The prediction has a mean pLDDT of 76. A computed fold for a 322-nucleotide RNA from Ramlibacter sp., annotated as Bacterial RNase P class A.
[in-house]
RNA sequence: GAAGCACGCCAGGCCGCCGCUGGUGCGAGACCCGAAAGGGUGCACUGGAGGAAGGUCCGGACUGCACAGGACGGCGUAGCAGGCAACACCUGUCCACCGCGAGGUGAGGAUCAGAGCAACAGAGACGAGUCGGCCGCGAGGCCGGGUGAAACGGGCAAUCUCUACGCGCAGCAAUACCAAAUAGGCCAGCCGUGAUGUGGUUCCGCGGAGCUGGCGGGUAGGUAGCACCGAGCCGGGCGGGCGACCCCCGGCCCAGAGGAAUGGCGGCCACGGCAGGGGCGACCCCGCCGCACAGAAUCCGGCCUAUCGGCGCGCUUCACAC
Repeated sequence: GAAGCACGCCAGGCCGCCGCUGGUGCGAGACCCGAAAGGGUGCACUGGAGGAAGGUCCGGACUGCACAGGACGGCGUAGCAGGCAACACCUGUCCACCGCGAGGUGAGGAUCAGAGCAACAGAGACGAGUCGGCCGCGAGGCCGGGUGAAACGGGCAAUCUCUACGCGCAGCAAUACCAAAUAGGCCAGCCGUGAUGUGGUUCCGCGGAGCUGGCGGGUAGGUAGCACCGAGCCGGGCGGGCGACCCCCGGCCCAGAGGAAUGGCGGCCACGGCAGGGGCGACCCCGCCGCACAGAAUCCGGCCUAUCGGCGCGCUUCACAC
C1' cells in the first nucleotide's frame, strides 16, 4: 500500500421567528363545554423520539380468571459449563462444516423400544430376495460381479416416536373505580269514590289512565392503570471474572398523548455529488442538487429486519522497502 475479519461509536451543528404537547407556578377567581363526574381557555419557567421507537417472533413485570394433589393430552427446548428476573437470548468451550488466515456457521440427546421413509439406476430398497459360481440328497448355506449415496447392514429423529427439562389460561381493547339521558326491572304511596294534566280559580268545566318517590344493574362518558426510585440512566474503580456478567463508590430523575404532541420557515457552517473558473501543482473561488432507515402508545430484556454516510481500536493475508 491492497484486500479482508472482528468489536465499539455517531446519526449533522449553531442562531432567529412562528407553532404543538407534558409538568410546575401565578391561582383565590373568571369564562366556555357538560345533567354530573370531569375537561378546556391565558402568562412565565421547564421536559419533549430511536438505534432500531419497526416486525410482534421469544422471555418477563403487571392485571383478571381458574387452582388439593397426581396423571394423560398439547406446545416448546436440546453437546458441556456458566450468565441473567427469565428466555428459544448472551458468554466460554468441545465437536462438525466453510475459509490460506483473522474468523464464520450449526434444531449438535437417543436408530440393540417401536413404526415410517429413500429419486435415478438396479433382479431386488427395508419386505427380504437371488444375476453368476461353489458346497449340500434336500431344505438351504457361503463367496463373488453389476447398479446405487446405501444391498440382512447401514442412513434419516428438520417423519412419527422415546428420554430429560419447562409451560394453568388470557392479555392494558388486561383490569379497578365514578357514573348519566332514554328504555326496561323491583319496591312503596296516590288513583275510575276520576289521579297527573289543562281553562277560569278555596269551586266548576274539559279530559280519561296513569302519576309520584326510592332502589339496583348495564351502556355512553370520565378517572385510574400510565410515565414510575426502577431487572433505571451517566461517570469512576489498575475491584472480581478468559468472558457474558457481577460488586463497590459518586452523581441524576430522563417524553408521554390517546385519533394520538415532538413541527414549519429563514440564515450561516459541516458532509457528499455535479458543472464552471483560477493555479505547473498541493489547492482555492463560485453556482446547483442531495443529506438515510424510520416515528414512542402499559413497561422492560432479547432476537430479527430496514438504514445515506462517517469515525475509532484490534487482528489476518498478500505485495514492496529497510

RNAcentral holds the sequence, with entries from ENA.